[in-house]
RNA sequence: AGGGGUGUAGCUCAAUUGGCAGAGCACUGGUUUCCAAAACCAGCGGUUGCGGGUUCGAGUCCCUCCGCCCCUG
Numbered sequence: 001a002g003g004g005g006u007g008u009a010g011c012u013c014a015a016u017u018g019g020c021a022g023a024g025c026a027c028u029g030g031u032u033u034c035c036a037a038a039a040c041c042a043g044c045g046g047u048u049g050c051g052g053g054u055u056c057g058a059g060u061c062c063c064u065c066c067g068c069c070c071c072u073g
Base pairs, nucleotide, nucleotide: 001072002071003070004069005068006067007066010025011024012023013022019056027043028042029041030040031039049065051063052062053061
């Protein structure tokens, strides 16, 4: 330099061929306990990497850029 993959909550990942952004863990509070742990209940947490385009509607499709991984030279 060229090609491919990937980017969603603090972490690991879902989101059905474009139609309500979710789960587990973590964290916070509560119940329980002599105190904890475990268990159970509830809660918090998102500009879906940046910017733009298409569309009635974009996490999803298209383009530029950025980070990471792989391949070729």
Transfer RNA from a Pirellulaceae bacterium, 73 nucleotides, folded computationally. Its Rfam family is "tRNA". The family's RNA type in Rfam is transfer RNA. The sequence was found in a public genome assembly. Model confidence (mean pLDDT): 81 of 100.